[in-house]
């Protein structure tokens, strides 16, 4: 320098192909249960969906550029 993959809640991931309410597990908080803890039950908080722009009535999803990380080639 060229090509490919990847980026979504604290952490691990799904959702993207085929645009239409942002989800699951785990963790965290509160309450119940318990002598206490774990487990279990109920409830809750937590996301500029890597950044900027474009298309669209509407973008995590489509398009362009850029950034971080990983892989391949030169």
């Nucleotide at each position: 320098c060229g090509g490919g993959g990847u980026a979504u809640a604290g952490c691990g991931c799904a959702g993207c192909c085929c645009g239409g309410u942002a989800g699951c597990g785990u963790g965290c908080c509160u309450g119940g249960c318990c002598u206490g803890g774990a487990a279990c039950c109920a409830g809750g908080a937590a996301g500029u969906c890597g950044g900027c722009g474009g298309u669209u009535c509407g973008a995590a999803u489509c398009c362009g550029c850029c950034u971080g990380c990983c892989c391949c080639g030169a």